This is a predicted structure of a 350-nucleotide part of an RNA (small-subunit ribosomal RNA, central domain) from an uncultured prokaryote.

Context: one part of a larger RNA
RNA sequence: UUGGGCGUAAAGCGCACGCAGGCGGCGAGAUAAGUCAGUUGUGAAAGUCCCGAGCUCAACUUGGGAAGUGCAGCUGAAACUGUCUUGCUUGAGUACGGAAGAGGGGAGCGGAAUUCCCAGUGUAGAGGUGAAAUUCGUAGAUAUUGGGAGGAACACCGGUGGCGAAGGCGGCUCCCUGGUCCGAUACUGACGCUCAGGUGCGAAAGCGUGGGGAGCAAACAGGAUUAGAUACCCUGGUAGUCCACGCUGUAAACGAUGGGUACUAGGUGUUGCGGGUGUUGACCCCUGCAGUGCCGCAGCUAACGCAUUAAGUACCCCGCCUGGGGACUACGGCCGCAAGGUUAAAACUC
Numbered sequence: 001u002u003g004g005g006c007g008u009a010a011a012g013c014g015c016a017c018g019c020a021g022g023c024g025g026c027g028a029g030a031u032a033a034g035u036c037a038g039u040u041g042u043g044a045a046a047g048u049c050c051c052g053a054g055c056u057c058a059a060c061u062u063g064g065g066a067a068g069u070g071c072a073g074c075u076g077a078a079a080c081u082g083u084c085u086u087g088c089u090u091g092a093g094u095a096c097g098g099a100a101g102a103g104g105g106g107a108g109c110g111g112a113a114u115u116c117c118c119a120g121u122g123u124a125g126a127g128g129u130g131a132a133a134u135u136c137g138u139a140g141a142u143a144u145u146g147g148g149a150g151g152a153a154c155a156c157c158g159g160u161g162g163c164g165a166a167g168g169c170g171g172c173u174c175c176c177u178g179g180u181c182c183g184a185u186a187c188u189g190a191c192g193c194u195c196a197g198g199u200g201c202g203a204a205a206g207c208g209u210g211g212g213g214a215g216c217a218a219a220c221a222g223g224a225u226u227a228g229a230u231a232c233c234c235u236g237g238u239a240g241u242c243c244a245c246g247c248u249g250u251a252a253a254c255g256a257u258g259g260g261u262a263c264u265a266g267g268u269g270u271u272g273c274g275g276g277u278g279u280u281g282a283c284c285c286c287u288g289c290a291g292u293g294c295c296g297c298a299g300c301u302a303a304c305g306c307a308u309u310a311a312g313u314a315c316c317c318c319g320c321c322u323g324g325g326g327a328c329u330a331c332g333g334c335c336g337c338a339a340g341g342u343u344a345a346a347a348c349u350c
Stems, first nucleotide, its partner, number of pairs: 003322004007304002012318001014201004021194003025088007033081002035077008048066007091191001092188004096183004103177007110154001115149007125136002162169002206247006215241002220236004258317006266295011299306002323350003332343004
């Protein structure tokens, strides 16, 4: 529990698809369920309110009336909502022509670098640090040249650049594939928005089975530092990081800002597509749409700030909050191989 709120105070589900439900464009006709008007019945008594009466008054008792916002029947109205019929094109979608893109999946290929191995040259150091040491090296290291192996990541381009619903996506080529934007016509004719449950996707870490393992590196070992040093620094180093398949389902999953539609000064940059002037080549200039930034008016805000990409003005739908701790907990349910996840209290205390 009326209400007031959700960028930072408590509060937007991590994201999407979507059944039920809620809400829904313009015109005509019908209907009369909602809605509205009138009327009839009912709405017990007591109580309440109004006008009286009775106890010497009052409380109290009592007569009459009103009210009783409700329900039902009947008669009517037809603007709005609903339902039915019929039509429309501006919402939504389809076809057509263009465009950009690290959007997704698969396969193949490439160069730089690190490490390791082989061979050559070459000799006493190398490495590392604040300084050192552990460590490597006369069994020839470091350095340098040639050859080879293997794994992972793709410098420059690279950009408040692009794409994607979010997570996220970056070497090159090919194959398969999703979405978006612009333009001009034609077509469908409200087919729409949102969405409890549900379903799917979902970084990193982690788990299972099998591979792979260059570099890096939890754990671990050693060397330092220090009063100590279970750290920061150094030398090593295993899981892991990589691949395939399956699981997990979390995050400061952030714009800490749910989705949709409409409206409300401008200025400036940038990305994609188009129109015009012009040159008839590309620029430049003017302008339309879609995205992405910065600045800024009105308005909003506790302030910070937001400001046509709103946190402004409105409507529709969903989610969520209701003092701090206890508590992203316990118990129970559901899910998971486990780790755990999800849903989620109370005592007590301030």
The RNAcentral record of the full RNA draws on ENA. Its mean pLDDT, the model's own confidence on a scale to 100, is 88.